This is a predicted structure of a 119-nucleotide RNA (FMN riboswitch aptamer (RFN element)) from a marine sediment metagenome. The coordinates come from a structure-prediction model, not an experiment, and the mean pLDDT is 83. The model forms 100% of the base pairs in the Rfam consensus. Rfam family: FMN riboswitch aptamer (RFN element). Rfam links the family to the GO term FMN binding.

RNA sequence: CCUUCGGGGCAGGGUGAAAUUCCCGAUCGGUGGUUAAAGCCCACGAGUCCACCUGUUUUACAGGGGACAGGAUGCGUUGAAAAUCCGCAGCCGACGGUCAAAGUCCGGACGAAAGAAGG
Repeated sequence: CCUUCGGGGCAGGGUGAAAUUCCCGAUCGGUGGUUAAAGCCCACGAGUCCACCUGUUUUACAGGGGACAGGAUGCGUUGAAAAUCCGCAGCCGACGGUCAAAGUCCGGACGAAAGAAGG
């Protein structure tokens, strides 16, 4: 430098004119690190913004840089070592949309990125 890969999930039921959005219940867990395996330990990514830099077919787009926003865990066991395994009990979830409030539906996204593998 090039190529490829790179996110999962409301069964069943209740109320209602209307809800996969409310209620019961169900269900899901990106990437790197960490003495041993992590949604909730430390970081990173997806979003928004910019009076900054670069390029171009110049008021727009692309790349870089910067800023901001956004969540959550305890106990017990084993062990040399685990907030990571095992057991139990909990908790969390961007933005815009919607006959009615969404982690799970639709949309930006047949996108991009953290990164991984190969040449």